[in-house]
Context: one part of a larger RNA
Order: sequence, then structure tokens, then C1' cells
RNA sequence: GCCAGCGAGUUAUUGUCGUCGGCCCGGUUAAGGCCUUCAGGGCCGGAGCCUCAGGGAAACCGAGUCUGAACAGGGCGAUUUGUCGGCGGCAAUAGACGCGAAUCCACGUGAACUACGCAUGGGCAGGUUGAAGCGCGGGUAAGACUGCGUGGAGGACCGAACCCACCAAUGUUGAAAAAUUGGGGGAUGACCUGUGCGGAGGAGUAAAAGUCUCAUCAAACGUGGGGAUAUCUCGUUCUCUCCGAAAUAACUUUAGGGUUAGCCUUGGGCAACUAUGUGACGGGGGUAGAGAGACUGACUUGGCAUGGGGGGCUACCCGCCUACCCAGCCUGACCAAACUCCGAAUACCGUUACAACUAUCCCAGGAGUGAGUCCGCGAGGGAGAAGCUUCGUGGUCGAGAGGGAAACAACCCAGACCGCCUGCUAAGGUCCCAGAAUCUUGCUGAGUCACAAAGGAUAUCGGAGUACUGUGACAGCCGGGAUGUUGGCUUAGAAGCAGCCACCAUUUAAAAAGUGCGUAAUAGCUUACCGGUCGAGUAUUCCGGUACCGAUAAUGUACGGGAGUAAGCAAGAUACCGAAGCAGCGGAAUUCGUAAGAAUUGGUAGGAGAGCGUUCCAGAUCAGAUACAAGCCGUACCGGAAGGAACGGUGUCGGGGUCUGGAAGUGUUUAUGCUGGC
Repeated sequence: GCCAGCGAGUUAUUGUCGUCGGCCCGGUUAAGGCCUUCAGGGCCGGAGCCUCAGGGAAACCGAGUCUGAACAGGGCGAUUUGUCGGCGGCAAUAGACGCGAAUCCACGUGAACUACGCAUGGGCAGGUUGAAGCGCGGGUAAGACUGCGUGGAGGACCGAACCCACCAAUGUUGAAAAAUUGGGGGAUGACCUGUGCGGAGGAGUAAAAGUCUCAUCAAACGUGGGGAUAUCUCGUUCUCUCCGAAAUAACUUUAGGGUUAGCCUUGGGCAACUAUGUGACGGGGGUAGAGAGACUGACUUGGCAUGGGGGGCUACCCGCCUACCCAGCCUGACCAAACUCCGAAUACCGUUACAACUAUCCCAGGAGUGAGUCCGCGAGGGAGAAGCUUCGUGGUCGAGAGGGAAACAACCCAGACCGCCUGCUAAGGUCCCAGAAUCUUGCUGAGUCACAAAGGAUAUCGGAGUACUGUGACAGCCGGGAUGUUGGCUUAGAAGCAGCCACCAUUUAAAAAGUGCGUAAUAGCUUACCGGUCGAGUAUUCCGGUACCGAUAAUGUACGGGAGUAAGCAAGAUACCGAAGCAGCGGAAUUCGUAAGAAUUGGUAGGAGAGCGUUCCAGAUCAGAUACAAGCCGUACCGGAAGGAACGGUGUCGGGGUCUGGAAGUGUUUAUGCUGGC
């Protein structure tokens, strides 16, 4: 891992609601007793309980009572029949649907492992070093000191046994729940070791690591309390039918849990235009928008012979200046969730008419939900970020299949009772993959189409202006572009062209006290401007359509692919394809209805209903020995499902079928389920 078997809402008591039944001039017995076919019954037993009257804290009063001064008002009552039993739903109390902690406590068992201690034994090949002391010599006044020898100290040295465990490899479902191999450390010591003994669970022991106390240690192990508790996780077993949610609010040591309400379901009741929708009429509002001598604020252009402050000048006073600051006034432009002189659409409330015959509403039983999600619109937070976050409002998913979007819960279309080798459509499509297409008019030339911005550009199409233009524009070419004058200043120089000031005049068709380049300064080139030549549009602005650049990412590609110049884009026309939609034909169920018939039948949590099957019991009945039955194997049968026959084979005494009832250890792909097998 697979297969098989086992495996989870039970039982008791009490309460409550429903249903079925008994009695009701109330109902009912409990313990116990008697009888009995000894196994269940029958008969007594009225103690007690519920009911028959309530109100008040109570005294107490009583169809009333309490409050109160009250013969007031108000509260609770009276005007309704219960009670006992069976069954079912739910709750409470019990382990209470099943499995699952880590814990806490009690009483015991452990020092055979290991830590420490005590007692008594044992062990340490071999080699090296050579302390003190002592002897002799040197030396000294005596010492100290010193040489040689002797001696044999040491948590001394090297290194086996023995002990340890520093490194590496191997091992890692191991040979082994800690090892093996090769190296390593200690090896006369705080050494190693045998045997016996000691103390223990909030305790021991500890050269101290929270170490060790029998593969268990921040509190051992065994048993018990004990089925501890688990607002948590997982699991919870046959079928069909009807309806069908929620992910919100308030409160919560509450936030992944609860209680109540909301939303679902089942039964009963009321029956009113009550709820709902549409129209009409009548309302309140201060949102969107808008506004600004209508307030509160914000903000700004220009101006002021306005006021104050600062600074400067002057200073005896009077004053003057200010591209500083504040306030004010005039003027023009502008802004606001916490501004409003104004002010919608919707929404909401009321009245009324119509529609629908449904729903709303009330009482009672049962729930689940109280983590929501994305999309559109309106807002807050964030950055006018997020598949972000918090509200409002609508939709989808959730709990929704089908078609489209290549694939794709939340987008678009559309809500699946079952069947059909029928038809029509929706979204979306119609060259091929792949069902279905043609026509008309434009645009695009980028494979744009088929990812993207600011920005850029004589791309191109359409529209609207303005200026110049046969009195010749625009562009090109030819010619001119002069004089006072080198303007003045400055400067070494400054001659149109470093810089400052001024910017006149003359001749002219026209020509700057000079547009750019240039020179040390001149010079030189050029422009404005004028003439000629040429001969028809030129220049610019705005609006719209489609293209271009901008365009860089990690395996190899951004129409789904092929491919396409339309099979791209815009507009129009007419067809067709296309879904579980609609229709057709056949069938089933539910609700309503006398019927004919009509409507309905997606569905998680969940509510309600109807059934199938298993084991056992009671009653009735049946088959059967020529295999009667269970079980097992096979098969083309029946039923709306769970399921049920029939036939063939196997199976040797065990039981079985059908019907009506009853009672449950009553249904398993899943609990890292349990047991067994493979």
C1' cells in the first nucleotide's frame, strides 16, 4: 500500500412540544401485598403527584387581588379541561456521537543501568628521567655554596594491558535503538576495577551538564481517581422526494467560541387590500452638482495718496525710501468631508387606483449560520498601489451544471426532473484545425490587427480656420546689400559683431550704427532688406480616423495554432452556426384543482416526508429430501432508487421463503482508525 472483518447520536431519569390511545360527574397509582401455568402476567394498594383560583414579600383577601388616601389609574388574574400511557423531535443530568492530549493527585515499585558515598579485595608489560636525604672531596672562622657518588621522589616522561572517546571514513529500513575501522588522550593516580552496603520522586545524587536515578527525566516507572478535561483537529456507514440558508447586528476575559435577533424549515392560526409591484398625488431632506460683496475658512494676479511692524537715509524737528512681514480696500482668477445664498436624480414616508392570489403577519417544534469571495457602482484608509483593507449598494460564486472567454469558482449568455440519430435562438461566432458567409462603402500597409505610457515625427485620410498669392506668392538660382562712419565710451586694440550708452541721418529699388561665422584689430563670408529669373499654390493653427518610433530578462514563441493584405479596422445589409435556454414528442414526481388541466421539480449547511435492506422475536401461512435452506460462483430478467427474482453449478441436515406486527450491538472508500492476511 491493497484486501477482508470490526468500527461512531446509545441507555436511564426528568422536562417540553408533536402524534396515537385510555378515562374525563377529573386522571393516575408508588412502595408493598395476594394469586398464578414460575414466566410473564392478573387483582388489590389513593400514600403521593398533576388538575380543580388567583393576587400579594407577607399578614391576608379572594373572581378577584396588589399598589395606593382612593369606590382613580395601572400590574397580574377571572371569562379556555385536564390527566395517564405508547411512539417520535429536542433539552437538561449522567462519559452522552466516536477516537485523541500535554497534565494534576494518591498509593506503591525501582540505585541489576547510571551518579555519589561507605566497607572489603584486585589490577597497572617494559623502558626513561634522577628531587630530597646521605657519604666522600673542594670551600669557609663557622656557614653558605660546590664536585663526584649514593639514593629513588613525582596528580614526572615514552608506551602495552586497562580506562577514555578528540578526528575522519564507513554505517544511517545498521552487524549495532550509538557500533566498526584507522589514527587520538590517560596509563602510580582527583587512577581503573570486583563484591557487599546506603540514600528515591518535588525526592535522591551531582568536580554543576538541568547531568544521572534500568534504551524513560525542567520532576522516573506501575496501578488507581479515569471513559480527567479538550470553546481544538479528524472521522461519523442505505435510497428517493419537497423546501432551502448564512458568513450580518447587539453583548461577551469576546474575537476560529457563545447568547439573543436576522435569514431556512415543519405544523397550526388570522384573513385585513396587511405586505409586495406599477401609476398618480402629497411630503420632509441638504447628497451629486453648483456657488463665492451668502457665511466660515483656504488660496492667488495686478494695484492702493490705507493702517501697523521691521530695515535704510536723515536727525533738532518735520520727514523720505523700501523686489521685507501682517492686516485692510479695489480688481481678476480659483478651492473645501467637518463651507452653503442654492440644489437635483434616486431612495424613503404617506394617500389612492390597478396588478398578482402569491407573499407578508401571529403562535409552536427543529435547525444551520455568526472565517465569506470576486465583479460593477458610491466612499474611507493606502500612493486616485495591491488578487490590499474597511463600509454602502447590486450581481455571481459560495450551494450552480450547460454554452462563450484557447485553458480560467467570482466575467458574458443561461438556471440541468428523465429520455429522443427533432426544430428555433442567446452570448459568441461563420478561411482550415472546427459547426456556420456573402454583399456594399471607406480606412490601414504597420502582419498594425494579436500587451503598454509620457513624449517624438513633412506617415496618411477626413474636416474647420488664419496669413500670403498671376499687381507673380513659397523654395531655388542671378545681382545688389551703400554713405556720414573706425557712431560715442571703454580699451593695448574695439572698425556692425568682448563690454557700456545711444540707435540718428544721407543716397536709394533696397540695405540694421547690424542675424550668425570669422580677425590681435582690420579684412573676408553670410543674413535681414531690394531687383531680376521662374510660373501656382505656399505657410501655419485647430479638430477627428488609422498607422510609425518610444518597446530591454533570464529553456523557445504574448492572434489558441495554421495561415491571412483580409480571413485586419470602421459603418451598413441579409443569411447561417450555436446551450442542459425556448419549442416539439414520450415518461415520472410534487403542489393546486371535483375534473379537465395548470404550474413546478440545480442545490451545500439544514428542516420535513416516503421507502429499501440486515439480525432477533411473536402470530399466520408456504416450499421441501429426486439438494430443502443459508453461503459461494455464473447469467443477456424486473423495479423510480436503496434493491428483488429466476435459471445453471457448488454446497449433506444446519435451516429457509411470504405476509402482518414488534425490538435493535441495523447499512462503512476515508478517523496518520483497530485486528488479520498478502